[in-house]
Context: one part of a larger RNA
């Protein structure tokens, strides 16, 4: 590099926004840059290197002929790319309206439970485990009961349910705002898709500073187990979980499945929409769009399985793999306060 892959063998960037790029609906005219077709002459140094002869006894090897993809010119076509004009409305966008939803920022506020302080009551146990001991309690615990504080999560509802680009989002009110999706259909007129760099978001751990600490607990400390026990298990119990603003920047970031677009049997469920029928009206039932499920045919597949929310048929763009380990590691570089990220070899081994 060409060829083949990329759900589980090696492989799809965690996610989206988008520059440049690379591809792009219909109709009709025009030009002819790619494309094709004729024409003749330039160049394509000799060697080489294809075929035809020849010469060393043959062959290498030597010699003579000739030919060969390319490039340029001229002339022509016009159907595909392109490129201009007009137009168009089936991607695309959208004025006015509908109902969903833990989407997302603040702000405010409720109730159960824990713990703890204060006080009744009231005695001798509690906690804890396989068994128990460390712990806690006559300085009165534990239970109970009044009453107060604090900090953190929100039980049922709750569901292969919603909603978000992912990371992820569940008490209840409100201000601010984002995104779908339905039905109608003006109005714009290709305004699309995808994106190397770019920038932005990103779960838990973790770092800075400054508050906050109720329960939970890495780290530590004691009882236990055991041979031993730097563990499971039991008592405690500090960073840390919490706010605030700034770092990180990576996860089996998973559907281990990039992104758009169209097309291919069928059956059930489920959520948010609109329409018929029916009905006093709701449910039932039928149509049709928009998610999310599960079972299945064709076709796919090493097989397992995927099967309209494809792993099928097809286009278009992008990322990525290329035997195993060394090694996602040294070394440089970029970036962090570090911690380490990020890009990324080779020797040498099998």
């Nucleotide at each position: 590099u060409u060829g083949g892959g990329c759900g589980u063998a090696a492989a799809g960037c965690g996610c989206g926004c988008g520059c440049a790029g690379g591809c792009g609906g219909a109709a009709u005219g025009g030009c002819a840059a790619g494309u094709c077709a004729g024409c003749a002459a330039g160049u394509g140094a000799a060697a080489g290197c294809g075929u035809g002869g020849g010469g060393c006894u043959c062959a290498a090897c030597c010699c003579c002929a000739u030919g060969a993809u390319g490039c340029g010119g001229c002339u022509g076509a016009a159907a595909c790319u392109g490129u201009u004009a007009u137009u168009c409305u089936a991607g695309a966008g959208g004025c006015a309206u509908g109902g969903a939803g833990a989407g997302g920022c603040a702000a405010a506020c409720g109730g159960a439970a824990u713990u703890c302080c204060c006080g009744g009551u009231g005695u001798a146990g509690c906690g804890g485990u396989g068994a128990a001991a460390u712990g806690c309690g006559u300085a009165g615990a534990g239970a109970u009961u009044a009453g107060g504080a604090a900090g953190a999560a929100c039980a049922c509802c709750g569901g292969u349910g919603g909603c978000g680009a992912a990371g992820g989002c569940g008490a209840c009110u409100u201000u601010c705002u984002g995104g779908a999706c339905g039905a109608a259909a003006a109005c714009u007129g290709a305004c699309g898709c995808u994106g190397a760099g770019g920038c932005g978001c990103g779960a838990a751990a973790g770092c800075g500073u400054g508050g906050g600490g109720a329960g939970c607990a890495a780290a530590c400390a004691g009882g236990a187990u055991u041979a031993g026990a730097u563990a499971c298990c039991c008592u405690g119990g500090u960073a840390g979980u919490c706010c605030a603003c700034g770092c990180c920047g990576u996860a089996a970031a998973c559907g281990a499945u990039g992104g758009a677009u169209a097309c291919u049997a069928g059956g059930u469920g489920u959520a948010g929409g609109a329409g018929g029928u029916a009905u006093c009206g709701a449910c039932c039932c039928c149509u049709u769009c928009u998610g999310u499920g599960c079972c299945g045919g064709a076709g796919u597949u090493a097989a397992c399985g995927c099967a309209a929310u494809a792993a099928g048929u097809a286009u278009c763009c992008c990322g990525c793999c290329u035997g195993g380990g060394a090694a996602g590691u040294a070394c440089g570089a970029u970036c962090g306060c570090a911690a380490g990220a990020u890009u990324a070899a080779a020797a040498c081994u099998c």
Predicted 3D model of a 350-nucleotide part of an RNA (small-subunit ribosomal RNA, central domain) from an uncultured bacterium. The RNAcentral record of the full RNA draws on ENA.